[in-house]
A computed fold for a 142-nucleotide RNA, annotated as FMN riboswitch aptamer (RFN element). Its Rfam family is "FMN riboswitch aptamer (RFN element)". From the family's description: The RFN element is a highly conserved domain that is found frequently in the 5'-untranslated regions of prokaryotic mRNAs that encode for flavin mononucleotide (FMN) biosynthesis and transport proteins.

RNA sequence: AUAUUUCUUCGGGGCGGGGUGUGAUUCCCCACCGGCGGUACAGUCCGCGAGCCGAAGGCCGGUCCGGAAGGAUAUAAGGCCCGACGCAGGAACCGGUGAGAUUCCGGUACCGACAGUAUAGUCUGGAUGAGAGAAGAAAAGA
Numbered sequence: 001a002u003a004u005u006u007c008u009u010c011g012g013g014g015c016g017g018g019g020u021g022u023g024a025u026u027c028c029c030c031a032c033c034g035g036c037g038g039u040a041c042a043g044u045c046c047g048c049g050a051g052c053c054g055a056a057g058g059c060c061g062g063u064c065c066g067g068a069a070g071g072a073u074a075u076a077a078g079g080c081c082c083g084a085c086g087c088a089g090g091a092a093c094c095g096g097u098g099a100g101a102u103u104c105c106g107g108u109a110c111c112g113a114c115a116g117u118a119u120a121g122u123c124u125g126g127a128u129g130a131g132a133g134a135a136g137a138a139a140a141g142a
Base pairs, nucleotide, nucleotide: 004139005138006137007136008135009134010133016030017029018028019027031122032121033112034111035048036047037046038045043110044109051087052086057081058080059079060078062073063072064071065070092108093107094106095105096104114125115124116123
């Protein structure tokens, strides 16, 4: 230094002003925001994550063996863990620099789960949740 196992910590931002209206941070005008890995620095490239479903597998329970300790099994009801495949799910161009950039610089665009509510990327809620991953520690062995 590498792979394996276990543990710990961390791990998402944004409605301000005006208008209409009985009522809108939801509509209209202006504004504001951008998770993780890869790659020339990326919301828009290639992948991943959050929602739904849930195969296989594992554990408990159970069953069988045994005097017991314990062992075997995955075969019912029931409970839990894990979670493949699948479903759902958005968006970028032009010019410049350069060996190299849909990533930088300049310009002009565009996008944003579900439930609730006057129609929501920004409010409230599931969520003191989950999580891509990031950092660190330990173990045994090569």

Of the family's consensus pairs, 97% are formed in the model. It was read from a public genome assembly, where an Rfam model found it.